[in-house]
């Protein structure tokens, strides 16, 4: 320099042929308890990596960048 994967809540990761963003862990509250741990119930966390383009409608499609991880290839 090519090429290929991946980026979504504080973490791991879901999200069907494009059609209201979810689960679990952690958090916060509350029942339980003599305090807790467990356990149960509730809640609250998101500009889906950033810009634009296609669509009535984008986490999904298409372009450029950005990151990180792999493979080839150039120099040394």
């Nucleotide at each position: 320099a090519g090429g290929g994967c991946a980026g979504u809540a504080g973490c791991a990761c879901a999200a069907u042929u494009g059609g209201u963003a979810g689960u679990g862990c952690a958090g916060u509250u509350g029942a339980u308890u003599c305090c807790a741990a467990a356990u149960c119930a509730a809640c609250a966390g998101g500009u889906u990596g950033u810009g634009g383009g296609u669509u009535c409608g984008a986490g999904u499609c298409c372009u450029a960048c950005c990151u990180g991880c792999c493979c080839u290839g150039c120099c040394a």
Molecule: transfer RNA
Organism: bacterium